[in-house]
Context: one part of a larger RNA
RNA sequence: CUGGGCGUAAAGGGUGCGUAGGCGGCUUGGCAAGUUAGAAGUGAAAUACCUAGGGCUUAACUCAGGUGCUGCUUUUAAGACUGUCGGGCUGGAGUGCAGGAGAGGUUAAUGGAAUUCCUAGUGUAGCGGUGGAAUGCGUAGAUAUUAGGAGGAACACCAGAGGCGAAGGCGAUUAACUGGACUGUAACUGACGCUGAGGCACGAAAGUGUGGGGAGCAAACAGGAUUAGAUACCCUGGUAGUCCACACUGUAAACGAUGGAUACUAGAUGUAGGAGGUAUCGACUCCUUCUGCAUCGCAGUAAACACGAUAAGUAUCCCGCCUGGGGAGUACGGCCGCAAGGUUGAAACUC
Repeated sequence: CUGGGCGUAAAGGGUGCGUAGGCGGCUUGGCAAGUUAGAAGUGAAAUACCUAGGGCUUAACUCAGGUGCUGCUUUUAAGACUGUCGGGCUGGAGUGCAGGAGAGGUUAAUGGAAUUCCUAGUGUAGCGGUGGAAUGCGUAGAUAUUAGGAGGAACACCAGAGGCGAAGGCGAUUAACUGGACUGUAACUGACGCUGAGGCACGAAAGUGUGGGGAGCAAACAGGAUUAGAUACCCUGGUAGUCCACACUGUAAACGAUGGAUACUAGAUGUAGGAGGUAUCGACUCCUUCUGCAUCGCAGUAAACACGAUAAGUAUCCCGCCUGGGGAGUACGGCCGCAAGGUUGAAACUC
């Protein structure tokens, strides 16, 4: 390489959009590139294979005869399948129309509770903290309590195995702008589709740059304890940071450790969003159906655990990735980055 694989053994790209490419619904006609069959030419010699053929004593070797040389070219025919060029179709895909649901996104404004600080009142000796203490705060009046003010950050209850989003993620209220999904209908287009190497965009937290902001929390740091020691766990403080704007970084156990799409294959239960029906005066309740989120489970699968219509079942298409452990996600080089570093990614050696 072929092959076999990728939930947990090595292995699914963090996620999407999409270029090239690969693959692609039903029906009909033409062509004949692929495909299949026939014919002709060529396929040098040597080599290969066969000879109950020859020659060296034999063999290797060699000579002769025969079979071949899976290929290429030309030509004839076939027309199922693939392709290609036309015509048609509606089931895939999309548009329209009618609806309801949602922490989907962006921007602006507003609100109450709480912490902290400031001012004033009441009030007096403690407060705080711990396993127990101490550092710390407090007679310059703290803690507690009442009133007023400032400022920043986060939004209790509702809240749910609930919802939305491609993923990261999204939770006070209101307004504006805006993306997607779902249900019903079947008016329109008529295969317009799936996947997607490169590419582009998005991408938690931490971190970086510039300028703001800074209540609480809190790496670093300081002190108090603990301890044999204690560069920790506990306590008192506390700076970056956490917040905002703009720009960068581009990584996570970015996890369902499970790539995307389509079709098929018993059921049961709960729940969210619709639609239709039955009964009834009246449907949240009963039945049917579509789309999600979950729990159990037949067949089947699996090394087992388990998965089981949201498959890890049965199949097809496309992409990514794996190939013993360590060395090593390291070195070198390239590319990217302000840096931190990221990405691509070995070998010697060793077991």

This is a predicted structure of a 351-nucleotide part of an RNA (small-subunit ribosomal RNA, central domain) from an uncultured bacterium. The full RNA is in RNAcentral, with records from ENA and SILVA. Its mean pLDDT, the model's own confidence on a scale to 100, is 86. The gene name in the source record is rrs.